Annotation:
A computed fold for a 1438-nucleotide RNA from a metagenome, annotated as small-subunit ribosomal RNA.

[in-house]
RNA sequence: AGAGUUUGAUCCUGGCUCAGAGCGAACGCUGGCGGCAGGCCUAACACAUGCAAGUCGAACGCCCAGCAAUGGGAGUGGCAGACGGGAUAGUAACACGUGGGAACGCGCCCUUCGGUUCGGAAUAACUCAGGGAAACUUGAGCUAAUACCUGAUACGCCCUUACGGGGAAAGAUUUAUUGCCGAAGGAACGGCCCGCGUCCGAUUAGCUAGUUGGUGAGGUAAUGGCUCACCAAGGCGACGAUCGGUAGCUGGUCUGAGAGGAUGACCAGCAUCACUGGGACUGAGACACGGCCCAGACUCCUACGGGAGGCAGCAGUGGGGAAUAUUGGACAAUGGGCGCAAGCCUGAUCCAGCCAUGCCGCGUGGAUGAUGAAGGCCCUAGGGUUGUAAAGUCCUUUUAACGGGGAAGAUAAUGACGGUACCCGUAGAAUAAGCCCCGGCUAACUUCGUGCCAGCAGCCGCGGUAAUACGAAGGGGGCUAGCGUUGCUCGGAAUUACCGGGCGUAAAGCGCACGUAGGCGGGCUAUUAAGUCGGGGGUGAAGUCCUGGAGCUCAACUCCAGAACUGCCUUCGAAACUGAUAGUCUUGUGUUCGGGAGAGGUGAGUGGAACUGCGAGUGUAGAGGUGAAAUUCGUAGAUAUUCGCAAGAACACCAGUGGCGAAGGCGGCUCACUGGCCCGAUACUGACGCUGAGGUGCGAAAGCGUGGGGAGCAAACAGGAUUAGAUACCCUGGUAGUCCACGCCGUAAACGAUGAAUGCUAGCCGUUGGACAGCUUGCUGUUCAGUGGCGCAGCUAACGCUUUAAGCAUUCCGCCUGGGGAGUACGGUCGCAAGAUUAAAACUCAAAGGAAUUGACGGGGGCCCGCACAAGCGGUGGAGCAUGUGGUUUAAUUCGAAGCAACGCGAGGAGCCUUACCCGGGCUUGAACUGUAGGCGAACGAUUCAGAGAUGAAGAGGCCCUUCGGGGCGCCUAUGGAGGUGCUGCAUGGUUGUCGUCAGCUCGUGUCGUGAGAUGUUGGGUUAAGUCCCGCAACGAGCGCAACCCUCGGCCUUAGUUGCCAUCAUUUAGUUGGGCACUCUAAGGCGACUGCCGGUGAUAAGCCGGAGGAAGGUGGGGAUGACGUCAAGUCCUCAUGGCCCUUACGGGCUGGGCUACACACGUGCUACAAUGGCGGUGACAGAGGGACGCAAAAGAGCAAUCUUUCGCAAAUCUCGAAAAACCGUCUCAGUUCGGAUUGGGGUCUGCAACUCGACCCCAUGAAGUUGGAAUCGCUAGUAAUCGCGGAUCAGCACGCCGCGGUGAAUACGUUCCCGGGCCUUGUACACACCGCCCGUCACACCAUGGGAGUUGGCUUUACCUGAAGACGGUGCGCUAACCCGCAAGGGGAGCAGCCGGCCACGGUAGGGUCAGCGACUGGGGUGAAGUCGUAACAAGGA
Repeated sequence: AGAGUUUGAUCCUGGCUCAGAGCGAACGCUGGCGGCAGGCCUAACACAUGCAAGUCGAACGCCCAGCAAUGGGAGUGGCAGACGGGAUAGUAACACGUGGGAACGCGCCCUUCGGUUCGGAAUAACUCAGGGAAACUUGAGCUAAUACCUGAUACGCCCUUACGGGGAAAGAUUUAUUGCCGAAGGAACGGCCCGCGUCCGAUUAGCUAGUUGGUGAGGUAAUGGCUCACCAAGGCGACGAUCGGUAGCUGGUCUGAGAGGAUGACCAGCAUCACUGGGACUGAGACACGGCCCAGACUCCUACGGGAGGCAGCAGUGGGGAAUAUUGGACAAUGGGCGCAAGCCUGAUCCAGCCAUGCCGCGUGGAUGAUGAAGGCCCUAGGGUUGUAAAGUCCUUUUAACGGGGAAGAUAAUGACGGUACCCGUAGAAUAAGCCCCGGCUAACUUCGUGCCAGCAGCCGCGGUAAUACGAAGGGGGCUAGCGUUGCUCGGAAUUACCGGGCGUAAAGCGCACGUAGGCGGGCUAUUAAGUCGGGGGUGAAGUCCUGGAGCUCAACUCCAGAACUGCCUUCGAAACUGAUAGUCUUGUGUUCGGGAGAGGUGAGUGGAACUGCGAGUGUAGAGGUGAAAUUCGUAGAUAUUCGCAAGAACACCAGUGGCGAAGGCGGCUCACUGGCCCGAUACUGACGCUGAGGUGCGAAAGCGUGGGGAGCAAACAGGAUUAGAUACCCUGGUAGUCCACGCCGUAAACGAUGAAUGCUAGCCGUUGGACAGCUUGCUGUUCAGUGGCGCAGCUAACGCUUUAAGCAUUCCGCCUGGGGAGUACGGUCGCAAGAUUAAAACUCAAAGGAAUUGACGGGGGCCCGCACAAGCGGUGGAGCAUGUGGUUUAAUUCGAAGCAACGCGAGGAGCCUUACCCGGGCUUGAACUGUAGGCGAACGAUUCAGAGAUGAAGAGGCCCUUCGGGGCGCCUAUGGAGGUGCUGCAUGGUUGUCGUCAGCUCGUGUCGUGAGAUGUUGGGUUAAGUCCCGCAACGAGCGCAACCCUCGGCCUUAGUUGCCAUCAUUUAGUUGGGCACUCUAAGGCGACUGCCGGUGAUAAGCCGGAGGAAGGUGGGGAUGACGUCAAGUCCUCAUGGCCCUUACGGGCUGGGCUACACACGUGCUACAAUGGCGGUGACAGAGGGACGCAAAAGAGCAAUCUUUCGCAAAUCUCGAAAAACCGUCUCAGUUCGGAUUGGGGUCUGCAACUCGACCCCAUGAAGUUGGAAUCGCUAGUAAUCGCGGAUCAGCACGCCGCGGUGAAUACGUUCCCGGGCCUUGUACACACCGCCCGUCACACCAUGGGAGUUGGCUUUACCUGAAGACGGUGCGCUAACCCGCAAGGGGAGCAGCCGGCCACGGUAGGGUCAGCGACUGGGGUGAAGUCGUAACAAGGA
């Protein structure tokens, strides 16, 4: 520090996810030791049991034990139980943090001054007598004090009208001492007040009656509405009051580069609480965790009458929970309480126990050891790897074990920890390794199993038979006593952007203006010192962090010191900038004067054209409308045409990227009223400015209300069409509405998708309105204000913007933060309503999106080509037959091929064989191949028997070489292995089809672009062609095109048999002699190149015409098939990975099947006839084949064919005869057409023609009279027509492949159909239009809104009730201290009681708010293949 993920690829925007660190954690697997820490985050839920606060006899009396000393006990009294310990419920607050302040208190402690006197009355304990189950309690009587009370005294003290008045004490003890009282000061602590800081929500906007202030009083330790009486009407709030939710705050902790964000366990400070609520008492201090009273809930005891209790102290229990420990030891240390002290108490504390919960440290051995052992795994079978790893050999002993010694912590004594830490010794490698991962991110790969199953997954995504992604194994990587997973926080995330983001099109500028608060603000001078800057002081607890040291063997940990704590307060100083105050200036703003343009606004009036209606005239059969029609109108006279009248609405031409307005918007003409703007000029004002949250106003269309108006147009609606449907598009009608007045609504793609204002930053060309200058008087120039086009710098993801910025800056406002859910729900506000505005969440996805690129596609455009259409000729589709396919059938009808590009295709020959299929009966190292080992023997085998055959049985006969070991050959057995037309053509090679013989497909370098890519290859011409020329940021090159190859066409040369015969002989015959001139044959050359001429074109490429030539513009034909597409075809040609079968899915045999047959389709043949049939005559080819062959001639047969064998491995012999042609006849009919079908008889091939061959003869004589929709081929020696040959092959050809004979018609042309090429355009497609994709309905699941109501929580208003308690009043009752009185008694004071206001719980009625449930209901989301349509993306077919 980044990475993965949207796309075919790219750049950007943008979310999601990962790698890091951390934790009071939990869970899974595993687990040796030690040190240091930590350990109920949930139920502030309920608690059994024990302990956690006592102490003092040097305050006091008494009781018990004891001879006494002394010890013990309860009580009075004193001090302490307000500390220590726990928890975080409440609290958004002076609670906390920080810094200040004045009107206070303070036991114990310290310092100082002074005092410590005289008396008195009670009371507990105790005794007696009672009540009660208990807790406890009543009465009477005795008694002490440092308990209580009066008096005296008063340096200080308090009150005061300043005269005066008031108030203390305690003793104990043997000296010493200690205590007590009054007062002052200190220390430490506490109470109170204030500035600043401290979470979220505005779908909480108003809150407040002791409320805010004053006066007086009361109260308190003290200020204060703290309380009360009276008076005034204030106080708080958009700088967020009030309300709701959440939360203890801080030092700090985690993260981060920092700024920040999150957090507040442990340690420390503060606050708050102690079963829930209220209350006070005591006291220096509490409204009190282990005190009291009352109310409530709960638990327990009970004799039912009453009582007792409070673990959020330490342990522990139940419960809750994913989850958190021992009912331990000791006061030895530190500290606390009491005490003079000894001492006692102390679950504070110090220790130990449990737990890998965390951090740190150590170990599980070290060295050597290659036959690279065995085993495992992989393998190309060679080997590789595990791996120096192991074993083996030599060492060591940390830890653990055992034995021995043994601390510091303790200054005299006292050690829980603890026989602990530590040290020494002994034996022995001995006691000690796991977890996760291995597709990318992300370090680490193979085999097997599985087969969209099982499963994995943080994101992308793996798995459908070759999974590095699942499971296992081997191997590897990472960390290590741990390792992974889950959860949470920060980071990465510049993804809330202060540092540090954006808003034309990705999310995002309010529809527009005016303007309040606020924010910001021109030049100069002076003063001030709030902000700002500098110096000093105080504070910023300790701890933490950081730096430097030190101590535990190191480290973690601990200790010491420093720095830091970025803050707050205070003081002194500076005065540039901002602010404030005062003064001044003119450039920003505004005013004045003179001109100017304009659909700016409002009101009133007015004009013509057109449409429509009405009236009248002319006139006659249609009009209207459409793609075509129909509805509709019209003989009752339409449409058309002429005249007149009426009404409403809108204003042609001018008219213009022209004008005006803030925007919406504004268009005939005239008048009235009125807003703004521009230019020029002079003077004035003197910053008066800009923006603008709330607010106010304006605001298209549609819509709403009331009243008018209504010509045209026209939602709804009706009809007609179209259509599968057509609630649409088209047509005919037609109502709201559109118009006017008044009032609402307040929204639009209200768009420049671009907020307002100011300044600055190259220009050029138009245009509108002014002003100025020059003259040539209708032009040029300058300038201001608008409005457009292009364009530099700059910006931008790109597109693009560019003085009218989306550039460079400043100010202010608005808005955005992934897609969907959703601009929806709820709540509020507005509205008559429609609805508008404000505006979420649950849930769900990993994308959604912008711009540009390359393709593909378009019922987009342009150009061009092709038997593509058109023009022609002939067919197919109808019939019969042949053949292939589908389907059906079957034991089997083997398999493959499937639009073009499967279907007379693989198959260029299915009777057996072929043959792969079926039935049957047989074989198992096998029919064919090969290695090794063992054994036997020639191999072979005429012939016979059984059998359908395979096969089985018998079997005459019957070896070679040799180095004598054996070998060759064959058979048998065993083993390795064969075999498979079994599967996968979607694992493959090879090969083939197709687009397409279409003209395309690419590369190097350069250039352009952030990039994908572009350029080149586009453009202008031209061509059959990316063929060539020209131009050009391209220059070149490759694969294709063309040419080179074969063949046909002309000529020449060479050669002359089997070919040929002009000349000379000869013959029936080129038969023979002879010849090679010709034909021909087969080798080699020549020839054609737009070369020549003319025209045209650009002077080019080329095109048109002509000459010459056998041939003319690639001369005809063939071979030749670019990059690629179709997961195209083929595992059944062959080869081959993987899988499968192995007495069978292999191999052999007989028979059957592939030939079936209601049917459908493809390809053909033969026909339907006279351009013909039949008969006759008998002429002319080319190319091929031939020995298991072609076969002459002759003969036989009606014929197929047969008999016989001359010739020929072929320019020699042979197939072999060409057929259409020509002549005659038939005369339009199911025929002298047509030949199917069937009967009979034959021939040939073959082991064998039944299923199931071909041919011949006789007989039979079906359909069919030119073929619907549709569809195919062909552009010249072509179509059409005619025959001939060959391969395969024993036989079988209408098929296929070739050959020649005869031999046409037509092409205006490119609008249309199909296919293709190039350029361009749009795109939401990229599996690429056979694409993508929308909505209803149906089904399942999920969350959510409404909902009659119902349940509960919180809060609030009014009223009722009024425990305990303090306060006030009263106090007939009762009473020891004091007073009066001789006394009786009385007084004062106090107590009980009673009364009053306050008040907790509780109650009644109402309101607000939140949550749960809820029949039914609304939409939303998700789901592999459901239904209906086809709305969007191309002009998406409106």
Source information: It matches the Rfam family "Bacterial small subunit ribosomal RNA". The coordinates come from a structure-prediction model, not an experiment, and the mean pLDDT is 85.